[in-house]
RNA sequence: CGCCGAACCCGCUGAUGCGGGGCCGGGGAACCAAUGGUUAGUGAUCUUGGGGUGAAUCGGCCGCGAGGCCGUAGGGCGAACCUCCCGCCCGAAUCCGUCAGCUAACCCGGUAGGCGGUCAACGGA
Numbered sequence: 001c002g003c004c005g006a007a008c009c010c011g012c013u014g015a016u017g018c019g020g021g022g023c024c025g026g027g028g029a030a031c032c033a034a035u036g037g038u039u040a041g042u043g044a045u046c047u048u049g050g051g052g053u054g055a056a057u058c059g060g061c062c063g064c065g066a067g068g069c070c071g072u073a074g075g076g077c078g079a080a081c082c083u084c085c086c087g088c089c090c091g092a093a094u095c096c097g098u099c100a101g102c103u104a105a106c107c108c109g110g111u112a113g114g115c116g117g118u119c120a121a122c123g124g125a
Stems, first nucleotide, its partner, number of pairs: 001116004008021005022111006032101001038044001049099001050096004058071005074090005083125003
């Protein structure tokens, strides 16, 4: 200086820390939506149910398993901005704890972490 991300800015304090703004996330009316499947009924069957943050979902194959491979919804980057083309990547992780649809008023939180570069920087239109 730049990239992913909400994760930046300002003020106070000797410091720890705190406050505010901005940005981000969650809970929360009416209206709307919704009210397991099979079955006439009985019964049987299933049960790590359901939900959140995030781009990170879903499928196939291999493996006893752990896991691995190939795709894919979706997402990011290529140094002023937009669009297209082209190229390079990601396609994770985790939280709540049986509970939450949407949702005005109102209420509660977060503001981390990780990575790249030193004329590289003109990828092309």

A computed fold for a 125-nucleotide RNA from a soil metagenome, annotated as c-di-AMP riboswitch aptamer (ydaO/yuaA leader). The sequence is in RNAcentral, with records from MGnify.